Predicted 3D model of a 76-nucleotide RNA (c-di-GMP-I riboswitch aptamer) from Rubrobacter sp. Model confidence (mean pLDDT): 87 of 100. The source organism's lineage runs through Bacteria, Bacillati, Rubrobacterales, Rubrobacteraceae and Rubrobacter. The sequence was found by an Rfam model in a public genome assembly.
[in-house]
RNA sequence: CUGCGAAAACGGCAAACCUGUCGUGAGGCGGGGACGCAAAGUUAACGGGCCUUAGUGAGGCGGCCGGGCUACCGAA
Numbered sequence: 001c002u003g004c005g006a007a008a009a010c011g012g013c014a015a016a017c018c019u020g021u022c023g024u025g026a027g028g029c030g031g032g033g034a035c036g037c038a039a040a041g042u043u044a045a046c047g048g049g050c051c052u053u054a055g056u057g058a059g060g061c062g063g064c065c066g067g068g069c070u071a072c073c074g075a076a
Stems, first nucleotide, its partner, number of pairs: 004074002012037002017032006035063001041069003046066003049061005
């Protein structure tokens, strides 16, 4: 450095639900809350898939799957 992921350490994120707010909506953001996550960081202008609205258009989901990029620690 790469791969890998532990009965290790420091920690991190935050499902459902409740609430405030934005949005036609899917959903987003803030607070509470933890089902879980070794990338549950990021990319939707990488691909697939799903969802919304409308109907040859536009929008959303990265915690649906795969890929890319980046990243803490260091047992086997």